RNAcentral holds the full RNA, with entries from ENA. Large-subunit ribosomal RNA, domain IV from a Planctomycetaceae bacterium, 339 nucleotides, folded computationally. Its Rfam family is "Bacterial large subunit ribosomal RNA".
Context: one part of a larger RNA
RNA sequence: UACUAGUUAAGGAACUCUGCAAAAUGAUCCCGUACGUUCGCAAUAAGGGAUACCUUCGGGGGUGUUAAAGCUCCUAAAGGUCACAGUAAAUCGGUAUCAGCAACUGUUUAUCAAAAACACAGGACCGUGCAAACACGUAAGUGGAAGUAUACGGUCUGACGCCUGCCCGGUGCCGGUAAGUUAAGGAAGGAGGUUAUCGCAAGAAAAGCUUUCGACCGAAGCUCCGGUAAACGGCGGCUCUAACCUUGAGAGUCCUAAGGUAGCGAAAUUCCUUGUCGGGUAAGUUCCGACCUGCAUGAAAGGCGUAAUGACUGAUACACUGUCUCAACUAGUAACCCG
Numbered sequence: 001u002a003c004u005a006g007u008u009a010a011g012g013a014a015c016u017c018u019g020c021a022a023a024a025u026g027a028u029c030c031c032g033u034a035c036g037u038u039c040g041c042a043a044u045a046a047g048g049g050a051u052a053c054c055u056u057c058g059g060g061g062g063u064g065u066u067a068a069a070g071c072u073c074c075u076a077a078a079g080g081u082c083a084c085a086g087u088a089a090a091u092c093g094g095u096a097u098c099a100g101c102a103a104c105u106g107u108u109u110a111u112c113a114a115a116a117a118c119a120c121a122g123g124a125c126c127g128u129g130c131a132a133a134c135a136c137g138u139a140a141g142u143g144g145a146a147g148u149a150u151a152c153g154g155u156c157u158g159a160c161g162c163c164u165g166c167c168c169g170g171u172g173c174c175g176g177u178a179a180g181u182u183a184a185g186g187a188a189g190g191a192g193g194u195u196a197u198c199g200c201a202a203g204a205a206a207a208g209c210u211u212u213c214g215a216c217c218g219a220a221g222c223u224c225c226g227g228u229a230a231a232c233g234g235c236g237g238c239u240c241u242a243a244c245c246u247u248g249a250g251a252g253u254c255c256u257a258a259g260g261u262a263g264c265g266a267a268a269u270u271c272c273u274u275g276u277c278g279g280g281u282a283a284g285u286u287c288c289g290a291c292c293u294g295c296a297u298g299a300a301a302g303g304c305g306u307a308a309u310g311a312c313u314g315a316u317a318c319a320c321u322g323u324c325u326c327a328a329c330u331a332g333u334a335a336c337c338c339g
Base pairs, nucleotide, nucleotide: 001334002333003332004331005330006329007328008327010325011324014323019320027051028050029049030048031047036041038159052081053080054079055078056077058075059074060073061072062071063070082086094318095317096316097315098314099313100312101310102309106118107117122157123156124155125154126153127152128151134143135142136141160305161304162303163302165235166234167233170232171231172228173227174226175225176224179223180222181221185217186216189213190212191211192210193209194208197204198203236254237253238252239251240250263297264294275291276290277289278288279287
C1' cells in the first nucleotide's frame, strides 16, 4: 500500500450516473390493518405488544382404571429471580407513495444484454372436403394424422374492460370475361434455288427436294369490369370572417381515393425545449398534474384504461447506515525488510 472481515464521536445521502455497496428489517404468538379491486386479492399492508428461568394454583385433551393414581400434551392466572439485553448464538422480509412498460406464471443472447424483447390464454383474417392444404424428399414414401372444419396449416394482434373511424385511386389477392393484345403449333397462298422438258438463242418451266415470306386459326396472362384494408398501405392546403383585442362556430377556393374520427398528447414519440402553468424542494434539465402550438400521436405494425404480478425503468418519503463531511483503529492475508 492492497485485499478480506470488524468497530467508530457528531452529522445522516451532504456521496454518487444511481443509496452502488453496507447498514437496518427479520422467528413465533397476540392486537391491528388504508387506498384500490377483476371481490380472488391488496396483506406478513402499515403500526403496536409479548417471548428467559423458578414457585404456586387452576382448566382442558390423550392413555389408563370399577374409580383413581401415574405418565404425557396444550393452556390461563398469580408471585418471584438475574442481566444492558430472554427469537440473547445461527437461520431469518426494510417499509410506504407516485408514475412508465408488459396483464399474469413462464422463455432468452452457454461465455459483457433477463428486459419494455419472445411466449402466452384470448381475438381476427386467409387457406384446406381428405389421396386435404402445407412441409421434407429426384422418387418411392413420410409428417400433417392412425386426425377430418369445435380439425389442421399460415399471418397479424396479445389477459380483462370500453372500443377499433374514413379511403379500393396505387400494389396485392379474389371473382368475371364481351372486346383488344398474344406463344408454340397449324395453315390457304406467294417468292427464290435446283432441273426433266421446250427453244437457234434469250428465256420459259411440271413434279420432287429445298430456302423464305405468310392472310387466317390459336390458351393462360395482360388490358378491361367488379369486390376486398384485423390485405400492403394512405388519412390536405390557402384566404376571409363575431361592435376593444384575441379566437374563429361560419364562408370562399384549390387539390385528393379519402382528407385523422373516438381517444391520448412536450409522451419509451416534442426538434425548437430546461415549452408555459401548478405541485413537491431553501434551491428540481429528472418526477407528478394540467395546457395543446402533435418538427413527426392515433385505433389488432391495435387506441385508451386497468386490480394483481415484476432480480424491469424513472421520481419521492420514513427507517438505516463510514456512501460521504474525513478519516481513524482492530484482526487476518499478501506485498516489503531481516533471517